[in-house]
RNA sequence: GCUCCGAAACGGCAAACCGUCCGUAAGGGCGGGACGCAAAGCCACGGGCCUCCUUGGAGGCUGCCGGGCUACCGAA
Numbered sequence: 001g002c003u004c005c006g007a008a009a010c011g012g013c014a015a016a017c018c019g020u021c022c023g024u025a026a027g028g029g030c031g032g033g034a035c036g037c038a039a040a041g042c043c044a045c046g047g048g049c050c051u052c053c054u055u056g057g058a059g060g061c062u063g064c065c066g067g068g069c070u071a072c073c074g075a076a
Stems, first nucleotide, its partner, number of pairs: 005074002012037002017032006035063001041069003045066003048061006
């Protein structure tokens, strides 16, 4: 130095709920708020779930599981 790993430290993100805006809806943006998170950073690629139209298609959820890419710190 790199990989695994996750004690400590500096910090980070932010569920439910509330307000508001967008959307037919699922759901998303912003603000408040913290249940939690070592990738709860990014990518809808596979599975799964959800919504709309329905021959068959369009969309959404990664903080449901898996996968890919990147990353702060550094004890055992």
Molecule: c-di-GMP-I riboswitch aptamer
Organism: Candidatus Bipolaricaulota bacterium